[in-house]
RNA sequence: GGGCGUAUAGCUCAGGUGGUUAGAGCGUCGAGCUGAUAACUCGAAGGUCCCAAGUUCGAGUCUUGGUACGCCCACCA
Numbered sequence: 001g002g003g004c005g006u007a008u009a010g011c012u013c014a015g016g017u018g019g020u021u022a023g024a025g026c027g028u029c030g031a032g033c034u035g036a037u038a039a040c041u042c043g044a045a046g047g048u049c050c051c052a053a054g055u056u057c058g059a060g061u062c063u064u065g066g067u068a069c070g071c072c073c074a075c076c077a
Stems, first nucleotide, its partner, number of pairs: 001073007010026004019057001028044005050066005
């Protein structure tokens, strides 16, 4: 330098052919249970869907550019 992939909650990740309210597990907080913990049960909080534009009535999803990380190839040494 060329190509490909990934980016969604604190962490690990889903999210069909664009469609009304963005989800799970773990973690955190509260309550129940217990003599007290753990475990278990119930509830709650937590999101600029990496950034910026575009298309559309409507974008996590499609298009373009950028950023970060990972993989492959090439080049130099």